Predicted 3D model of a 73-nucleotide RNA (transfer RNA) from a Candidatus Micrarchaeia archaeon.
Its mean pLDDT, the model's own confidence on a scale to 100, is 82.
Its Rfam family is "tRNA". Rfam classes the family as a transfer RNA. About the family: Transfer RNA (tRNA) molecules are approximately 80 nucleotides in length.
[in-house]
RNA sequence: GGACCCGUAGUCCAGUGGUUAAGACGCCACUCUCACACAGUGGAGAUCCCCGGUUCGAUCCCGGGCGGGUCCA
Numbered sequence: 001g002g003a004c005c006c007g008u009a010g011u012c013c014a015g016u017g018g019u020u021a022a023g024a025c026g027c028c029a030c031u032c033u034c035a036c037a038c039a040g041u042g043g044a045g046a047u048c049c050c051c052g053g054u055u056c057g058a059u060c061c062c063g064g065g066c067g068g069g070u071c072c073a
Stems, first nucleotide, its partner, number of pairs: 001072007010025003018056001027043005049065005
């Protein structure tokens, strides 16, 4: 320098044009226990990497940028 893939709660990830962005782990509260752990119930937590475009409507499609990964040279 070139090709491809990825970027979504603290972490791992689902979602693929429209309703509350789902789940697991973690965190908080309550129940349980002498207490802790486990278990159960509830809750908080994401301007969906940034800018622009398409569209009535964008996490999703398009362009550019930034960051990460794999391969080629």